[in-house]
Description:
This is a predicted structure of a 72-nucleotide RNA (transfer RNA) from Pseudideonella sakaiensis. It matches the Rfam family "tRNA". Rfam's curators write: Transfer RNA (tRNA) molecules are approximately 80 nucleotides in length. By type it is a transfer RNA. Taxonomically the source falls in Pseudideonella (Bacteria, Pseudomonadati, Burkholderiales, Sphaerotilaceae).
RNA sequence: GCCGCCGUAGUUCAAUGGACAGAACGGGGACCUCCUAAGUCUCAGAUGCAGGUUCGAUUCCUGCCGGGGGCG
Numbered sequence: 001g002c003c004g005c006c007g008u009a010g011u012u013c014a015a016u017g018g019a020c021a022g023a024a025c026g027g028g029g030a031c032c033u034c035c036u037a038a039g040u041c042u043c044a045g046a047u048g049c050a051g052g053u054u055c056g057a058u059u060c061c062u063g064c065c066g067g068g069g070g071c072g
C1' cells in the first nucleotide's frame, strides 16, 4: 500500500429492514434471615462518529475513527 472481518449495557453475546433493541453474568433497591450467603421480586443501564437511501436503519450505501487478520 491492497483485501476482506469486527465495533450493541460494566462484561460475554443475540436481534440482519418494522412492535418497547433482548438474554446471561455483574450493579442498585425490596422481601426472606439473628447476620451473611443462597433464593424470590423489582429497577437502571447500550447500537463507534458523521452523512446518505427508505414511510421506517442495529441491519443497506459512503467517508472517518478504533480493533484484530490476510497478501505484498
Base pairs, nucleotide, nucleotide: 001071002070003069005067006066007065010025011024012023013022018055027043028042029041030040031039048064049063050062051061052060